About this RNA:
RNAcentral holds the full RNA, with entries from ENA. Predicted 3D model of a 359-nucleotide part of an RNA (large-subunit ribosomal RNA, domain IV) from a Gemmatimonadota bacterium. Rfam family: Bacterial large subunit ribosomal RNA. Its family is annotated with structural constituent of ribosome and ribosome in the Gene Ontology. Its mean pLDDT, the model's own confidence on a scale to 100, is 88.

Context: one part of a larger RNA
RNA sequence: CCCUCGUUAAGGAAUUCGGCAAAAUUAUCCCGUAACUUCGGAAAAUGGGAUGCCCCUAGUAGGUGAAGCCCUUCGCGGGUGGAGCCCAAAGGGGCCGCAGAGAAACGGGCUGGGCGACUGUUUACCAAAAACACAGGUCUCUGCUAAGCCGUAAGGCAAUGUAUAGGGACUGACACGUGCCCGGUGCUGGUAAGUUAAGAGGAGGUGUUAGAUCCUUCGGGAUCGAAGCUCUGAAUCGAAGCUCCAGUAAACGGCGGCCGUAACUAUAACGGUCCUAAGGUAGCGAAAUUCCUCGUCGGCUAAAAACCGACCUGCACGAAUCGUGUAACGACUUGGCCGCUGUCUCAACGAGGGACUCG
Numbered sequence: 001c002c003c004u005c006g007u008u009a010a011g012g013a014a015u016u017c018g019g020c021a022a023a024a025u026u027a028u029c030c031c032g033u034a035a036c037u038u039c040g041g042a043a044a045a046u047g048g049g050a051u052g053c054c055c056c057u058a059g060u061a062g063g064u065g066a067a068g069c070c071c072u073u074c075g076c077g078g079g080u081g082g083a084g085c086c087c088a089a090a091g092g093g094g095c096c097g098c099a100g101a102g103a104a105a106c107g108g109g110c111u112g113g114g115c116g117a118c119u120g121u122u123u124a125c126c127a128a129a130a131a132c133a134c135a136g137g138u139c140u141c142u143g144c145u146a147a148g149c150c151g152u153a154a155g156g157c158a159a160u161g162u163a164u165a166g167g168g169a170c171u172g173a174c175a176c177g178u179g180c181c182c183g184g185u186g187c188u189g190g191u192a193a194g195u196u197a198a199g200a201g202g203a204g205g206u207g208u209u210a211g212a213u214c215c216u217u218c219g220g221g222a223u224c225g226a227a228g229c230u231c232u233g234a235a236u237c238g239a240a241g242c243u244c245c246a247g248u249a250a251a252c253g254g255c256g257g258c259c260g261u262a263a264c265u266a267u268a269a270c271g272g273u274c275c276u277a278a279g280g281u282a283g284c285g286a287a288a289u290u291c292c293u294c295g296u297c298g299g300c301u302a303a304a305a306a307c308c309g310a311c312c313u314g315c316a317c318g319a320a321u322c323g324u325g326u327a328a329c330g331a332c333u334u335g336g337c338c339g340c341u342g343u344c345u346c347a348a349c350g351a352g353g354g355a356c357u358c359g
Base pairs, nucleotide, nucleotide: 001354002353003352004351005350006349007348008347010345011344014343019340027051028050029049030048031047036041038173052095053094054093055092056091062086063085064084068080069079070078071077096100108338109337110336111335112334113333114332115330116329120132121131136171137170138169139168140167141166142165148157149156150155174325175324176323177322179255180254181253184252185251186248187247188246189245190244193243194242195241199237200236204232205231207229208228211224212223213222214221215220256274257273258272259271260270283317284314295311296310297309298308299307
């Protein structure tokens, strides 16, 4: 010097990002217990008292319950009976110590805010949370050979269930609410017209040539060309879909700008104008969201970039990608207070084990 412990004057968080760590609290009985609340809780709230040993109370109260006796359905039955054994408390008196839950095990408490209702679940080996789940809510699909899912199929799950059921999506207890927009995208319904595949259809055309006509150097050549075969092929008919017409936002999503105006000033209930599918309602708001920003005001402090309460100028909150509250709960997160302390002022001493020296 390091590790693990013990004790410490005075102060008591001045330490530090932060009371991290440590200290403190701790048992049982009794008294007593606030705001708030979903009336269950909160609550071991907070806070306070008692605790050893001896004597009396008292072998008392209480517990257990034998023998005997009676009844008997005969039972390991019922009743009576009280022996023996165990053995308090309240209360009173006394004794000792610094200290009586004499050691050990054994909650620190209160309070404001945020988030998540809660108990649960999770990154085996850096994250336990505000993330996931959750009961509850809503939408949507599915009529049973169900929808959905696995499988090439057979087949299986769903389900030996049947819409108070099953699948999918979002939200996430509870309370009060959940506004406007269907133009875009999606979904659902409709379908006159437009567009449109295979297919149907077959006008017309190509090739081939029995033949015909013409020419001929008689070898043949040119033109036309029935039937059949072959290769094509217009009009026309032709479903869904798309176009189109509606509905639908707890579907994906979206929810404006400029200018003027009141008899101080300021502001603008009001007016004008442009654009839009519609221009953000209630509620909340410098917020887990606020850039400017340490906004401004108030509170807390000697001093506050933190925290709480307000204001609203919301860079860029906002209503089931839910809004705002909320008792209880939380190894969550962020402030404040009391207690307590070697965290610190500021270090000291002690114990054990290392380090170091020798072996």